c-di-GMP-I-GGC riboswitch aptamer from Peptococcaceae bacterium UBA5755, 84 nucleotides, folded computationally.
Taxonomically the source falls in Peptococcaceae (Bacteria, Bacillati, Bacillota, Clostridia).
It was read from a public genome assembly, where an Rfam model found it.

RNA sequence: CACGAUAAUGGCAAACUAGUCGAAAGGCUAGGACGCAAAGCUAUAGGGCCAUAUCCUUAAGGAUGUGGCAGCCAGUUUCCGAAU
Repeated sequence: CACGAUAAUGGCAAACUAGUCGAAAGGCUAGGACGCAAAGCUAUAGGGCCAUAUCCUUAAGGAUGUGGCAGCCAGUUUCCGAAU
């Protein structure tokens, strides 16, 4: 440095519920734990996905703008030290 344990110290918090913001996706707070070795951070650095408005289009769909998702991949930082 890679790597990831029936290890240790801890950490985070899905769905759902209540409240709240939002047109929506979704966010925040509290409860709650499905899980997570990065479930820390990063949203034109890259891909992908979602919502929405306008335009094209017979429709399917496409383009552009705006907003969002990192617990989709990814970029980046990092605790510990079994086996390899």